[in-house]
RNA sequence: UGGUGCUAUAUGGGGAGCUAGCGGUGCCCUGUAACUUGCAAACCGCUCUAGCAAGAUAGAACGCCCACCGAGGCUUGUAUUAUGGAAAGCCGAUGCAUAUAAGCGAUGUUGAUACCAAGGUCUUGUGCAACUUGACGUAGUGAACCGUGUCAGGGUUUGAUCGCAGCAGCACUAAGCUAUUUUUCAAGUGUGCCACAAGGAAGCUUUGAGGGAGUUGGCUGUAUGUAUGCCGAUUCGGUAAUAUGUGUCAGAGUGGGUGCACCU
Numbered sequence: 001u002g003g004u005g006c007u008a009u010a011u012g013g014g015g016a017g018c019u020a021g022c023g024g025u026g027c028c029c030u031g032u033a034a035c036u037u038g039c040a041a042a043c044c045g046c047u048c049u050a051g052c053a054a055g056a057u058a059g060a061a062c063g064c065c066c067a068c069c070g071a072g073g074c075u076u077g078u079a080u081u082a083u084g085g086a087a088a089g090c091c092g093a094u095g096c097a098u099a100u101a102a103g104c105g106a107u108g109u110u111g112a113u114a115c116c117a118a119g120g121u122c123u124u125g126u127g128c129a130a131c132u133u134g135a136c137g138u139a140g141u142g143a144a145c146c147g148u149g150u151c152a153g154g155g156u157u158u159g160a161u162c163g164c165a166g167c168a169g170c171a172c173u174a175a176g177c178u179a180u181u182u183u184u185c186a187a188g189u190g191u192g193c194c195a196c197a198a199g200g201a202a203g204c205u206u207u208g209a210g211g212g213a214g215u216u217g218g219c220u221g222u223a224u225g226u227a228u229g230c231c232g233a234u235u236c237g238g239u240a241a242u243a244u245g246u247g248u249c250a251g252a253g254u255g256g257g258u259g260c261a262c263c264u
Stems, first nucleotide, its partner, number of pairs: 002263005009058003012030004020047005035055005063258006073248002076245008085236003090232001092231001093228008102220003105216003116208006122199006128192002130189006137180005147172004155164002
């Protein structure tokens, strides 16, 4: 050097999460290299030598171990942008109230605000008018019997006559009912302000005298107070994308290391 066997070892790896910690099943990323079965997420098995149990394959090599690097990924920080969540009236914005009178407007020398005087509106009393109701009056109607007059018929009295009572009808009326009101009388009031008297702090309004330029607060503005989470801003904490930084890391790559026995 070559051959035959055996063993170590390997038969994916990583991330988050869980865990005292280490793995596994489960989730995610990467990758395709013999693995298979059983256990197993409020879990299964171990203890820094950190899955356990059983079986199978490869086997000192192209494999394995360590280190470096590290594009695919993952964790994390910062910045920007976008998107949505929550909180708090910030007085930004919006609304309300009050004040002001800068601007506009309205009104005013055909005379403003304010002041003075006299009235009205207000209260009480007495009247007047109106209205409503009633009464008187006028007209009409109006009593089967219990109103009057006259009483047909009929009834009754008588020798007869005269008479008697009296229904219906007719007429006149009572109570009542209807209509009317020129006038008169009585009562009443959420009618009128008509008359008189007394009262009246203020408000509103009318008129007059004096006087001589403002008055108003409708709109905009300004100030103060108050309310509103709709919008804009503020604060806090999310999601996504991009950029950048840190850590970790699969495959690939680089470097180093890497048995035993026998035979030739």

Description:
RNAcentral holds the sequence, with entries from ENA. Predicted 3D model of a 264-nucleotide RNA (Bacterial large signal recognition particle RNA) from a Clostridiales bacterium. It is recorded under the gene name ffs.